[in-house]
Context: one part of a larger RNA
RNA sequence: GAAUGAACGCUGGCGGCGUGCUUAACACAUGCAAGUCGAACGAGAAAGGGAUUGCUUGCAAUCCUGAGUAGAGUGGCGCACGGGUGAGUAACACGUAGAUAAUCUACCUUCAAGCCUGGAAUAACUAUUCGAAAGGAUAGCUAAUACCGGAUAAAGUUUAUUGACAUAAGUUGAUUAAUGAAAGAUUGCCUCUUCUUGAAAGCAAUUGUUUGGGGACGAGUUUGCGGACCAUUAGUUUGUUGGUGGGGUAACGGCCUACCAAGACUACGAUGGUUAGCUGGUCUGAGAGGAUGAUCAGCCACACUGGAACUGGUACACGGUCCAGACUCCUACGGGAGGCAGCAGUGAGGAAUUUUGCGCAAUGGGGGAAACCCUGACGCAGCAACGCCGCGUGAGUGAAGAAGGCCCUUGGGUCGUAAAGCUCUGUCGACAGGGAAGAAAUUGUAGUCAUCCAAUAGGUGUCUGCAUUGACGGUACCUGUAGAGGAAGCACCGGCUAACUCCGUGCCAGCAGCCGCGGUAAUACGGGGGGUAGCGAACGUUGUUC
Numbered sequence: 001g002a003a004u005g006a007a008c009g010c011u012g013g014c015g016g017c018g019u020g021c022u023u024a025a026c027a028c029a030u031g032c033a034a035g036u037c038g039a040a041c042g043a044g045a046a047a048g049g050g051a052u053u054g055c056u057u058g059c060a061a062u063c064c065u066g067a068g069u070a071g072a073g074u075g076g077c078g079c080a081c082g083g084g085u086g087a088g089u090a091a092c093a094c095g096u097a098g099a100u101a102a103u104c105u106a107c108c109u110u111c112a113a114g115c116c117u118g119g120a121a122u123a124a125c126u127a128u129u130c131g132a133a134a135g136g137a138u139a140g141c142u143a144a145u146a147c148c149g150g151a152u153a154a155a156g157u158u159u160a161u162u163g164a165c166a167u168a169a170g171u172u173g174a175u176u177a178a179u180g181a182a183a184g185a186u187u188g189c190c191u192c193u194u195c196u197u198g199a200a201a202g203c204a205a206u207u208g209u210u211u212g213g214g215g216a217c218g219a220g221u222u223u224g225c226g227g228a229c230c231a232u233u234a235g236u237u238u239g240u241u242g243g244u245g246g247g248g249u250a251a252c253g254g255c256c257u258a259c260c261a262a263g264a265c266u267a268c269g270a271u272g273g274u275u276a277g278c279u280g281g282u283c284u285g286a287g288a289g290g291a292u293g294a295u296c297a298g299c300c301a302c303a304c305u306g307g308a309a310c311u312g313g314u315a316c317a318c319g320g321u322c323c324a325g326a327c328u329c330c331u332a333c334g335g336g337a338g339g340c341a342g343c344a345g346u347g348a349g350g351a352a353u354u355u356u357g358c359g360c361a362a363u364g365g366g367g368g369a370a371a372c373c374c375u376g377a378c379g380c381a382g383c384a385a386c387g388c389c390g391c392g393u394g395a396g397u398g399a400a401g402a403a404g405g406c407c408c409u410u411g412g413g414u415c416g417u418a419a420a421g422c423u424c425u426g427u428c429g430a431c432a433g434g435g436a437a438g439a440a441a442u443u444g445u446a447g448u449c450a451u452c453c454a455a456u457a458g459g460u461g462u463c464u465g466c467a468u469u470g471a472c473g474g475u476a477c478c479u480g481u482a483g484a485g486g487a488a489g490c491a492c493c494g495g496c497u498a499a500c501u502c503c504g505u506g507c508c509a510g511c512a513g514c515c516g517c518g519g520u521a522a523u524a525c526g527g528g529g530g531g532u533a534g535c536g537a538a539c540g541u542u543g544u545u546c
Base pairs, nucleotide, nucleotide: 001546002545003544004543006542007541008540009539013391014390015389016388017387018386019384020383021349026347027346028345030344031343032342035077036076037075040074041073048065049064050063051062052061053060054059055058084302085301086300094226095225096224097223098222099221100220103219104218108215109214110213111212112211113210114209115208116150117149118148119147125140126139127138128137129136130135156179157178158177160175161174162173163172164171165170184207185206186205187204188203189202193200194199195198228274229273230272235265236264237263240262241261242260243259244258245257246256247255277299278298279297280296281292282291283290284289304325305324306323307322308321327338328337329336330335355381357380358379359378363377364375365374366373367372394424395423396422397421404415405414406413407412428486430481431480432479433478434477438472443467444466445465446464447463449461450460451459452458489535490534491532492531493530494515495514496513500529501528502527503526504525510517511516
């Protein structure tokens, strides 16, 4: 000099864009952060309103509505994403370049083929019942795209035989045997079949579902090389190193197991210890390098501590389950409940870090055919000079060089065109009026064209018109009104280092980055005046890095 997630002191007008627990991975009150689908399924209230009847005149019963609504339940998909944190990890964790002929991949997309026929349950519900609660138990009823059989089936899987290509392991065909699927829903129609008014088990469209092949996306595994310190850590290892058989996995493998052999790593640093998430990047520097890893992006790891599996395409799962532990809470003492390193917020720790805000309007995500619902992701607003950038605090003129302050050799000098005065301007702020872009979709409706179809029903898609949607926000922006009015400080002045005098103090009080200053004339302490080629809504100090 540059930089900073900074802090402290003093001061503080406005705006834009960013950033904001670096410490205790300490403990957490409260609210919200993951739901959705009635076009998979069975069931289904109440309050309120209305009517009728009985009458004991304000009660009872019934019916309609509320409503196939609310709230539950079965089932599907999602909850493995998004969001947080950096404790652990010196490791194939990360980066980079490869391998997978050793693998998997729900939703999406494409191609091919199918969806035939049966069955038994169960929640909800009802009844009884246990418990303080959390939560259960028994009996009975019922549905499905929930569950379980049978049929059919190849380019699937497995066995056997065999061809071609390739070879370290394999890939791709042929034949044979065995094995192995499924589910419906919605809308429309009457041409065909059945009843025949119109409907259906019929036809059609859309969607879903099953099996197989390909793609895409994502993931698992694996190898070379690369990036910390300590030798005041020199030997380490028994599933250890390799083989065979078996098991296990989506998959290779001591991954696991039985047996056999005795190997494997190491001065090119094993083993042990300390520290640490890694990278793109960031800061500095002419560069080489050094330091660093906040925000943003990629990967990894973790979710009170430790362990385990279940479900599922994927988890050994932050807001799932089970076990153990510590802690907190409830209890009728028998037993239960909980996990903010999600967003806000609280206490504690600390030099130190924000609102218990608004909205799903946009972007993105989950569910749904859609309308729509959910979304503390996200978009916005609030707080903080924490950072960067921009603007303002007025402009011109004005010498009796006013008054006043300070200094003085008492002549004067200086603050100083500075002020006042005069002439103007109108940024920001204040007030008033107007007032956005961010919105395109979806859906509805009216047309148009194409396509499926027996069809002028209907479905799907293209194009056009109209309608519909804004948290921010009456914000940005524009215009107008009054009016110099509301808006300047901080540090320094002995040398280094730009900038000097007076008074006070008297080795005291104090200053100080280094040299040093102060003991009666202190340009070095404290104050006044003045000054700074000194910065400015900041300025200085401290910490840290180069």